A computed fold for a 302-nucleotide part of an RNA from a Patescibacteria group bacterium, annotated as large-subunit ribosomal RNA, domain VI.
It matches the Rfam family "Bacterial large subunit ribosomal RNA". Gene Ontology terms of the family: structural constituent of ribosome and ribosome.
Context: one part of a larger RNA
RNA sequence: CGUUCGAAACUUGAGAGGGCCCUUCAAUAGUACGAGAGGACCUUGAAGGACGAACCUCUAGUGUACCAGUUGUCCUGCCAAGGGCAUUGCUGGGUAGCUACGUUCGGUUUGGAUAAACGCUGAAAGCAUAUAAGCGUGAAGCCGUCCUCAAGAUUAAGUUUCGUAUCUCACCGCUUUGAUUAGAAACAAUUGUUUCCGAGCAAAGUGGUGAGAGAAAGGCUCCUGGGAGAAUACCAGGUAUAUAGGCUCUAAGUGUAUGACCGGCAACGGUUUUAGCUGAGGAGUCCUAAUCAGCCAAAUCU
Numbered sequence: 001c002g003u004u005c006g007a008a009a010c011u012u013g014a015g016a017g018g019g020c021c022c023u024u025c026a027a028u029a030g031u032a033c034g035a036g037a038g039g040a041c042c043u044u045g046a047a048g049g050a051c052g053a054a055c056c057u058c059u060a061g062u063g064u065a066c067c068a069g070u071u072g073u074c075c076u077g078c079c080a081a082g083g084g085c086a087u088u089g090c091u092g093g094g095u096a097g098c099u100a101c102g103u104u105c106g107g108u109u110u111g112g113a114u115a116a117a118c119g120c121u122g123a124a125a126g127c128a129u130a131u132a133a134g135c136g137u138g139a140a141g142c143c144g145u146c147c148u149c150a151a152g153a154u155u156a157a158g159u160u161u162c163g164u165a166u167c168u169c170a171c172c173g174c175u176u177u178g179a180u181u182a183g184a185a186a187c188a189a190u191u192g193u194u195u196c197c198g199a200g201c202a203a204a205g206u207g208g209u210g211a212g213a214g215a216a217a218g219g220c221u222c223c224u225g226g227g228a229g230a231a232u233a234c235c236a237g238g239u240a241u242a243u244a245g246g247c248u249c250u251a252a253g254u255g256u257a258u259g260a261c262c263g264g265c266a267a268c269g270g271u272u273u274u275a276g277c278u279g280a281g282g283a284g285u286c287c288u289a290a291u292c293a294g295c296c297a298a299a300u301c302u
Stems, first nucleotide, its partner, number of pairs: 001152001005163007015149004021049007033038001051106005059100004066093005071086006110144003117137004166213013180199002183196006218296004222238005243289003246285005252278003259272005
């Protein structure tokens, strides 16, 4: 951009892709068969291999967030306590996430049409013949069944729901009213009154066309983020708010901090102290930031 008004959500499935695997053991049964040696079809069950998908409960790895120990050196005046550098200095652990060596799951089942093959009925050809007409059985293979994508499937599908409000201007048409005016008629009698009809003008109403404003349902920008991600997209949210950060609590990690006191000549040990620190995970809480706002968008043709 298209899908012939604009949207939101949910579907259908033309079509495309994937998958379809293999082995061993056991029962049937040491049966059928066979002199014996040996040794089944069919049917059923169990286990495994390779492959694939998802996931992180367990096991394991990583984990330059984190915790602890420790060497050398420099610094914070010194002690103590810390910081920098040395491959993250080295070493021991390790949450989330990611991952496999881990866990779970998958190939099933069954329908249709068939191949080789095997048949039924049956002539040509009184027989025979699975074939000539006709009708069947039959494979890990084919088409479905299973999984994924899928209406740009231009044959552009379907269902449900939502919205298309209002105002201004210009032009054209119609209706009503008002005053003006050309003409005609009637009645009174020189100039009036009434009625009919035509014309343009003004106002109001209404219909159509065009232009504009406005902005509906909804969407976008923008912002906070993510189990989503190269960008984009997708998803969760944007104060009527728990989207992220902070704060509080916590699963979990590390392993008992600093300071003080006690013991020891001291190195060091013990108590306070399953402490301190951390906490990518889980809850709660509007303290901070998602403010304010802007933009697009309402019917073409016949």